[in-house]
Molecule: c-di-GMP-I riboswitch aptamer
Organism: Chloroflexota bacterium
RNA sequence: UUCAGAAAAAGGCAAACCCACCGAAAGGUGGCGACGCAAAGUCUCCGGUCUACAAGGCCUCGGGCCCAUGACAGCGGGACCGCCAGA
Repeated sequence: UUCAGAAAAAGGCAAACCCACCGAAAGGUGGCGACGCAAAGUCUCCGGUCUACAAGGCCUCGGGCCCAUGACAGCGGGACCGCCAGA
């Protein structure tokens, strides 16, 4: 440097539920808690998914439509960085 994660050690992260706060929502943060994870570390570059406040336009004025600039890195790809042990 590359491949690969069988066994082991040191450790790490933390799904759902519930509580508090933030947010229009998706969702996020903290607590609790472990479904899982060898990148479940970082970054929205590509695809995908979710939401739709505002804007726009429609309207029977009740509402419904459209839209990412919002969100998901624990949806896939990509980039960067990294622990342990093996070849």